[in-house]
RNA sequence: CAGGCCGGCCGGGCGACCGCGUUCUCGAGGGGCAACUCUCGGGGCCGAGGAAAGUCCGGGCUCCACAGGGCAAGGUGGUGGCUAACAGCCACCCGGGGCAACCCGCGGGACAGUGCCACAGAAAAUAGACCGCCUCCCUCCGGGGAGGUAAGGGUGAAACGGUGGUGCAAGAGACCACCAGUGGUCCAGGUGACUGGAUCAGCUAGGUAAACCCCACCAGGAGCAAGGUCAAGAAGCCGUCCGCAAGGACGGUGCGUGCACGUUCGAGGGCUGCUCGCCCGAGUGCACGGGUAGACCGCACGAGGCGUCAGGCAACUGGCGUCGUAGAUGGAUGGUCGCCCCCACGCAAGUGGGACAGAACCCGGCUUACAGGCCGGCCUGUUCG
Numbered sequence: 001c002a003g004g005c006c007g008g009c010c011g012g013g014c015g016a017c018c019g020c021g022u023u024c025u026c027g028a029g030g031g032g033c034a035a036c037u038c039u040c041g042g043g044g045c046c047g048a049g050g051a052a053a054g055u056c057c058g059g060g061c062u063c064c065a066c067a068g069g070g071c072a073a074g075g076u077g078g079u080g081g082c083u084a085a086c087a088g089c090c091a092c093c094c095g096g097g098g099c100a101a102c103c104c105g106c107g108g109g110a111c112a113g114u115g116c117c118a119c120a121g122a123a124a125a126u127a128g129a130c131c132g133c134c135u136c137c138c139u140c141c142g143g144g145g146a147g148g149u150a151a152g153g154g155u156g157a158a159a160c161g162g163u164g165g166u167g168c169a170a171g172a173g174a175c176c177a178c179c180a181g182u183g184g185u186c187c188a189g190g191u192g193a194c195u196g197g198a199u200c201a202g203c204u205a206g207g208u209a210a211a212c213c214c215c216a217c218c219a220g221g222a223g224c225a226a227g228g229u230c231a232a233g234a235a236g237c238c239g240u241c242c243g244c245a246a247g248g249a250c251g252g253u254g255c256g257u258g259c260a261c262g263u264u265c266g267a268g269g270g271c272u273g274c275u276c277g278c279c280c281g282a283g284u285g286c287a288c289g290g291g292u293a294g295a296c297c298g299c300a301c302g303a304g305g306c307g308u309c310a311g312g313c314a315a316c317u318g319g320c321g322u323c324g325u326a327g328a329u330g331g332a333u334g335g336u337c338g339c340c341c342c343c344a345c346g347c348a349a350g351u352g353g354g355a356c357a358g359a360a361c362c363c364g365g366c367u368u369a370c371a372g373g374c375c376g377g378c379c380u381g382u383u384c385g
Base pairs, nucleotide, nucleotide: 001381002380003379004378005377006376007375008374009373010372012340013339014338015337016336017335018334020047021046023044024043025042026041027040028039029038030037031036049356053367054366056365057364058363059362060361061223062222063221064220068276069275070274071273072272074218075217076216077215078092079091080090081089082088093107094105095104096103097102108214109213113212114211115208116207117206130153131152132149133148134147135146136145137144138143161179162178163177164176165175166174180204182201183200184199185198186197187196188195189194227297228296229295230294236253237252238251239250240249241248242247255289256288257287258286259285260284261283268280269279270278304323305322306321307320308319309318310317311316341354342353343352344351345350
């Protein structure tokens, strides 16, 4: 210098003017006994993300009285660690790709069982003889028949270990040497997955579980439209008070009609489905009709942010210090101008462009989208010293 791999950060800046939202404060005016509240004006702090997106995982939190057992359905799948937890993250092992840095993995089991492996091929798992090789018999000399064979050739992604030899009629792990694989035993290293080595055995029992399945482990359900407080509500009923009466005021309870089942011989409920057990239980379930549907809480102090020190290969953990950084609900941060910055084109002047995209209970991840810019580490190649 070129190419590549991995990780991190920013993603417009500054100023002016006008305009928004929460909250605090000052002033003026009105209401109220007060707390406080309404209107107008001025001011202060703060105010969308690295993904706020997808809703794919896991939680916090809330409710179901407690959430027990079994089956089914579901999720995960090498080892060790981190974490509140996870299908996440870190490190390592094995397998595959790459010269390498690195990247990928639905990573337990194929002698528990079932299924599948098209076409081609003789034959695709209790395999098997198309060409061929050998022996014997026959022969019209072209060939035919019987037996043996799986070493050579062919087909295919894959054909029952490989190389060399002995042996044989010709062959064949039939036998032998070495090698690979499988299994047993032992030694060494490692927390472990596993790695390395020695020795023995028999001769080799395909692939596929991201096919069904088997094994191990996990898990109660529903979800902020969770859940809670106040207010309102029609029909009817009850009580008190006022009134001669009609009627009115206040408080409480509390929709109407029909059908079915039920009140301890238990309807219904305990929220993926079934079932057993246990528990709650006096009213439930369905259909039609009617009324109200407003305000507040939940709702921002968190498994929080930032800085620093220590431990750890790392993920991360702990100590100390510091900060208080949106809480809307017909749903807020926008517009204009000027300068600067970045990118492309251009000799210049200048022209054009500046991404993906908006919280809605909160958090940890994953996945997807992203114009442009910056930083760091590592690998390979070339050149120079």